The RNA shown here (transfer RNA) has 74 nucleotides and comes from a Candidatus Heimdallarchaeota archaeon. Taxonomically the source falls in Candidatus Heimdallarchaeota (Archaea, Promethearchaeati). RNAcentral records the identical sequence in 2 taxa.
RNA sequence: GGGGUUGUAGCGCAGCCUGGCAGCGCGGCUGCCUCCAGAGCAGCCGGUCGGGGGUUCAAAUCCCCCUGACCCCA
Numbered sequence: 001g002g003g004g005u006u007g008u009a010g011c012g013c014a015g016c017c018u019g020g021c022a023g024c025g026c027g028g029c030u031g032c033c034u035c036c037a038g039a040g041c042a043g044c045c046g047g048u049c050g051g052g053g054g055u056u057c058a059a060a061u062c063c064c065c066c067u068g069a070c071c072c073c074a
Base pairs, nucleotide, nucleotide: 001073002072003071004070005069006068007067010026011025012024013023020057027045028044029043030042031041032040050066051065052064053063054062
């Protein structure tokens, strides 16, 4: 230098192809229970979807640019 995969909650990930309320699990907090803790049960807390721009009534999703990580080729 060329190519591929990838970046979404504190952590692990889905959603993207086919635009339409941002979700799941773990986790954290509070309460019940318990001698205490754990387990269990109930409720609650969670996000500039890597950054910028464009298209659109509407963008995590489509288009352009930039950028972090991993792999391959040279």